[in-house]
c-di-GMP-I riboswitch aptamer from a Candidatus Methylomirabilota bacterium, 81 nucleotides, folded computationally. The coordinates come from a structure-prediction model, not an experiment, and the mean pLDDT is 89. It was read from a public genome assembly, where an Rfam model found it. It matches the Rfam family "c-di-GMP-I riboswitch aptamer". Rfam's curators write: GEMM was predicted in a large-scale screen for bacterial structured RNA regulatory elements.
RNA sequence: UUCCGACAAAGGCAAACCAGUCGUGAGACUGGGACGCAAAACCGCGGGUCCCAAAUGGGUUGGGAUAGCCGGGUUACCGAA
Numbered sequence: 001u002u003c004c005g006a007c008a009a010a011g012g013c014a015a016a017c018c019a020g021u022c023g024u025g026a027g028a029c030u031g032g033g034a035c036g037c038a039a040a041a042c043c044g045c046g047g048g049u050c051c052c053a054a055a056u057g058g059g060u061u062g063g064g065a066u067a068g069c070c071g072g073g074u075u076a077c078c079g080a081a
Base pairs, nucleotide, nucleotide: 004079005078012037013036017032018031019030020029021028022027035068041074042073043072045071046070047069048066049065050064051063052062053061054060
């Protein structure tokens, strides 16, 4: 350094739910709150799921959301086995 992930150390993030705001909606943001997370940091490249619009009977097309659905890419704290 890479791989790896401790009943180690220092920390970090924040599910559901509640309140407010934005959005047609999926959902997002802020505050509270912790189910959990060794990348639960970042990226919509592939797949999945969800939303919106159009189309219509063979099948879809376009736009959006989800990174805490999976895979992949990039970066990163610590250093036991």